[in-house]
RNA sequence: AGAGUCUGAUCCCGGCUCAGAAUCAACGCUGGCGGCGCGCUUAACACAUGCAAGUCGCACGAGAAAGGGAGCAAUCCUAAGUAAAGUGGCGUACGGGUGAGUAACACGUGGAUCAUCUACCUUCUAGUGGGGAAUACCUCCGGGAAACUGGAGACAAUACCGCAUAAGCUCGAAAGAGGAAAGCAGCAAUGCGCUGGAAGAGGAGUCCGCGGUCGAUUAGCUAGAUGGUGAGGUAAUGGCUCACCAUGGCGAAGAUCGAUAGCCGGCCUGAGAGGGCUCACGGCCACACUGGCACUGAAACACGGGCCAGACUCCCACGGGAGGCAGCAGUGGGGAAUCUUGCACAAUGGAGGAAACUCUGAUGCAGCGACGCCGCGUGAGUGAUGAAGCCCUUCGGGGUGUAAAGCUCUUUCGACAGGAACGAUAAUGACGGUACCUGAAGAAGAAGCUGCGGCUAACUACGUGCCAGCAGCCGCGGUAAUACGUAGGCAGCAAGCGUUGUUCGGAAUUACUGGGCGUAAAGAGUGUGUAGGCGGUGCUCUAAGUUUGGUGUGAAAUCUCCCGGCUCAACCGGGAGGCUGCAUCGAAUACUGGAAUGCUAGAGGGUGGGAGAGGUAAGCGGAAUUCCUGGUGUAGCGGUGAAAUGCGUAGAUAUCAGGAGGAACACCUGUGGUGUAGACAGCUUACUGGACCACUUCUGACGCUGAGACACGAAAGCGUGGGUAGCAAACAGGAUUAGAUACCCUGGUAGUCCACGCCCUAAACGAUGCAUACUUGGUGUGGGCCAUUCAUUUGGUCUCAGUAUCGAAGCUGACGCGUUAAGUUCGCCGCCUGGGAAGUACGGUCGCAAGGCAGAAACUCAAAGGAAUUGACGGGGGCCCGCACAAGCGGUGGAGCAUGUGGAUUAAUUCGAUACUAACCGAAGAACCUUACCCACUCUUGACAUUGAAGGAAAGCUCUAGAGAUAGAGCCCUCUCUCACAAGGAGACCUGAAAACAGAUGUUGCAUGGCUGUCGUCAUCUCGUGCCGUGAGGUGUACGGUUAAGUCCGCCAACGAGCGCAACCCUCGUUCUGUGUUACCAGCGAGUAAUGUCGGCACUCACAGGAGACCGCCGGUGUAAGCCGGAGGAAGGUGGGGAUGAUGUCAAGUCAGCAUGGCUCUUACGAGUGGGGCUUCACACAUGCUACAAUGGGCGCAACAAAGGGCAGCGAUACCGCGAGGUGGAGCAAAUCCCAAAAAUACGUCCUCAGUUCAGAUUGCAGUCUGCAACUCGACUGCAUGAAGGCGGAAUCGCUAGUAAACGCAGGUCAGCUAUACUGCGUUGAAUACGUUCCCGGGUCUUGUACACACCGCCCGUCAAGUCACUUGAAUUGUCUUCACCCGAAGUCCGUGGCCUAACCCGCAAGGGAAGGAGCGGCCGAAGGUGAGGGGGGUAAGAGGG
Repeated sequence: AGAGUCUGAUCCCGGCUCAGAAUCAACGCUGGCGGCGCGCUUAACACAUGCAAGUCGCACGAGAAAGGGAGCAAUCCUAAGUAAAGUGGCGUACGGGUGAGUAACACGUGGAUCAUCUACCUUCUAGUGGGGAAUACCUCCGGGAAACUGGAGACAAUACCGCAUAAGCUCGAAAGAGGAAAGCAGCAAUGCGCUGGAAGAGGAGUCCGCGGUCGAUUAGCUAGAUGGUGAGGUAAUGGCUCACCAUGGCGAAGAUCGAUAGCCGGCCUGAGAGGGCUCACGGCCACACUGGCACUGAAACACGGGCCAGACUCCCACGGGAGGCAGCAGUGGGGAAUCUUGCACAAUGGAGGAAACUCUGAUGCAGCGACGCCGCGUGAGUGAUGAAGCCCUUCGGGGUGUAAAGCUCUUUCGACAGGAACGAUAAUGACGGUACCUGAAGAAGAAGCUGCGGCUAACUACGUGCCAGCAGCCGCGGUAAUACGUAGGCAGCAAGCGUUGUUCGGAAUUACUGGGCGUAAAGAGUGUGUAGGCGGUGCUCUAAGUUUGGUGUGAAAUCUCCCGGCUCAACCGGGAGGCUGCAUCGAAUACUGGAAUGCUAGAGGGUGGGAGAGGUAAGCGGAAUUCCUGGUGUAGCGGUGAAAUGCGUAGAUAUCAGGAGGAACACCUGUGGUGUAGACAGCUUACUGGACCACUUCUGACGCUGAGACACGAAAGCGUGGGUAGCAAACAGGAUUAGAUACCCUGGUAGUCCACGCCCUAAACGAUGCAUACUUGGUGUGGGCCAUUCAUUUGGUCUCAGUAUCGAAGCUGACGCGUUAAGUUCGCCGCCUGGGAAGUACGGUCGCAAGGCAGAAACUCAAAGGAAUUGACGGGGGCCCGCACAAGCGGUGGAGCAUGUGGAUUAAUUCGAUACUAACCGAAGAACCUUACCCACUCUUGACAUUGAAGGAAAGCUCUAGAGAUAGAGCCCUCUCUCACAAGGAGACCUGAAAACAGAUGUUGCAUGGCUGUCGUCAUCUCGUGCCGUGAGGUGUACGGUUAAGUCCGCCAACGAGCGCAACCCUCGUUCUGUGUUACCAGCGAGUAAUGUCGGCACUCACAGGAGACCGCCGGUGUAAGCCGGAGGAAGGUGGGGAUGAUGUCAAGUCAGCAUGGCUCUUACGAGUGGGGCUUCACACAUGCUACAAUGGGCGCAACAAAGGGCAGCGAUACCGCGAGGUGGAGCAAAUCCCAAAAAUACGUCCUCAGUUCAGAUUGCAGUCUGCAACUCGACUGCAUGAAGGCGGAAUCGCUAGUAAACGCAGGUCAGCUAUACUGCGUUGAAUACGUUCCCGGGUCUUGUACACACCGCCCGUCAAGUCACUUGAAUUGUCUUCACCCGAAGUCCGUGGCCUAACCCGCAAGGGAAGGAGCGGCCGAAGGUGAGGGGGGUAAGAGGG
């Protein structure tokens, strides 16, 4: 510090996700040790049990017992003035816990307190005299289950009460008045106390400035409320409370209400600014079962005190009582989840005490938990036959791997044994026989977890087969998965490792630092203007902001630096820094603010001008449509792609004249004008707003923007009343259509128009807020001004203000913008933060309604989007080509048959091909074989290949069984080479044990090679360098011509090059040369009945090699390339035909031609044999053949080819047969012989338009040939039979010249044949092409695109089924809260107090007084009750959209 993910690719916007750090964590797997920390985040849920606050006999009275001792015993001594209880004092308000409540002076920070208090402690000062009356404990008598409690009688105090005295105390202006105490211990000295006052320290109370959450779908709140006077109350100010008076106070800088939350030091993260958090430690606050209340006290409205009410739990004799773990342990419950009912007061600290001491779950320690941080260990050296095992493998080897074993060592930690601290320099040690030290033994007891497709370090095998599963995002898995599972290996971390949750970061993804708004989300429809924000220029003052210096504070801990202590570290100690803040005292005055006074450049006013569809109102005008009246006139009009509905003989349309009425204003008219926007158009008049120009006379910053607010605001719509010619939602009819609730036509109502009132929205757009200043230019246009002209002319405007276009710099993601900015500045406002849900729901508000404004969430996706690029596509455009259409000729589709396919059938009908590009295709030939299929019978190292012990030639012939394969028996006795006399060796062949292995037309053409089809013989497809672009990419290859062609030329930021095109190759067409048999025969000679032969090489022909054609020549045209025409020529503009198929596309076809990876079968999915099947048949399709006839058919006679094939072959002459064919065998391995007859054709004759003398299917009989064999299932012949069919619907195919059409011939395969197929060959031999609008295909340029699997694309809505969340919902349920009223506990306060009362006073006494109390009454008052409202929840039939 970034990365992945939208696309075919690119740039951008934008979200999602990851890598980091952290954690009071939890879960999974695993687990050796130690140190230091931490440990109920959930139910402030309920709690059994024990402990957590007592102490003092030196304040006081009273005062045991057990035990021990003595004694016979009574009893005494001791225990002991002890325990226990009580009065009294101090403490219990500290320490400890928790975070429910609280949005508040609760907290933080800084101040104020002349508005206050303070026990214990310290210092100072002055005192401590003399009396009195009670009371608990106790004794007695009672009540009660208990808790507890009543009465009577005694008695003490540092308990209580007077008296005296007193100030530097209190009150008061003063005079003056008020006003205290306690003793105890000690022989004593003295000590500890007590009382009044002053001060200190520490603590506490109260007040104030500032600071820190969310919601406006909470906008108004408030009656003690705001203030005053007086009183009460408090330690103290104060509406704190009360009486009276006034009517204030708070709020858009967010009151009130609602939601959430203890606050801070700090902690985590981050470069920082920030963001998140509040667990441990420290400070403050609040709370103590829930609510209320006071008492005591220095301090409480009191966690382990009290009273009352409520809920809950427990005891009970039913009458009453008791309780409060959010103290430490612990229990239940809740939960993913959080510990021991431990030891000790030894240390530190606290309470009491004079002290000894007692108490202390504060605290110190230990226990449990890898919960976190830190440290250590699980060994070290050597060791290659690189062992075994495991894994991979190309089978050679490689990996694990010096790793192990082995050998030599060491002993940290742990375990064992011994010693033994500091903490306490003194008595006291829970920790603890612990830390630490020493000894001896022994490598011994100690490694896992996660990952390995990319991000992200690390790869192979097997299994699985969109299954099982993985996944943070993108995404893996459908038979070769580096992504699932396992194994081996590797990578990372390590006593841990992963996962999950949460936080910050990355995220500049809320942008203060540090973002945006033309098209990605985003400028309000427009203006006026309030608050607010911002504001020209000179001087003076001030010093709030600002800058700077000092002082105080900013607790400690934490953080940073340095030093030190535990062996290091974590951890801890010391010092320094920092704590960015607040307050206060000074200083400075540039800028901002404030005050005062000036200026004129901003702004406004004045005077004078001209322009304009600016607005409102009234009046007027002509053209046109429609209607009405009348005339002329007759059969149609109208309307459309074509029609029909409609109108018309009751007279339309057309035409003429007159009239009525409403609406809109042609031409002018212009990217012209005006207006803030919406918008504004005939003419005239009236009223009226604004802008602009000139003059530079006035005012003197009066300004800019503008949240709320107010006003205006197209069309449609609404209300009331008018009006209505045309047009025209709805509606009706006619068409179109599969349908047509549309487009088209005929009608037609609201509405459109007017007046008044609403509505308030638009792609209200320049998709661009307003204002200011600055920054090169060109051109046009409307207005003004200036100059000029005879002019309405011309010029200038850098002395103006508009409007439009092109463009510089600059900006921008690009497109584009560009002085009218989207450039460069400044000010203010509005708005945005992924897509969908959704501008929806709910609540609110406005509206008559329709609806508007404002405006979510659940859920869901990993995208959505902008600009540009390359393609593809378009019932977009331009140009061009092709038998593409058109023009023609002949077919197919109808019939019969042949062949192929589908389907059906079947034991099997083997398999593949199956849009063009499968379907007479693989198959150039299925009776057996072929053959892969089915049935039956057989074989298992095999039908075939290699190795191979052993044996033998192999073969052939005969017989038996069998359907055959096969099995058995017999006969035949024999290979080649080396060498040869033999032996030995080698080779080929046969049999053959045991194995390795063979074999497979089994599977995958979507694992492949090779080959092929198609686009397409279309003209394209690319590269290097350069240039342009952020980039994909472009340019080159575009443009203008030309061509069959990216063929060539010209121009050009391109210059060159490659694969393609063309040419080179073959063939046909002309000619020459050479050669001349088997070809040829013109002339000449010889010869035959004749072909022929001898002869000859001229011609034909054959073979081989040359020539020839290049727009070369001429004319025209053109820059050129080229094109048009002509001559010559056998051939003329690639002369005809063939071979030749660029980059690529279709996961096109083929594993069954071959080859081949993986998988599968192995007495079978292999191999052999016989028979059957591939030949089935209701049907559908494709390709063909033959026909339907007279341009024909039959018969007779007569002609003319080319190219091929032939020895297991072609087979002549001759003979036989009606014929297929047979007999026979001349000739020929072929320019010699044979197949071989060419047929259409010509000539002659018959038929005369009919199911025929057309057509030939089908069937019967009889034959021929091939072949082991023609039944399933061959071809051919003869006789007989004589079906459909009379030129074929929609549709569709081929062909542009020696072509189509017609005619026959040959060949391959092959025993034969299903060939009408295929591949070739010649014979006869046309018609037509105006042309490119249309159909199909293609090329190129351009344009649009939401397509890229690319239009067979993408995609919208309803409906159906399932699912999820949400909204609404009759009703129902519990909760919070407000107001009013009722009731009114405890308790303070007030009043009363006839009843009660020791201290003081009067009195001899009785008694009285003072003072107090019970009781009673009153104000307030918690809980409770009633009624009315509000908020947010739960459940829910049904409904709704997503």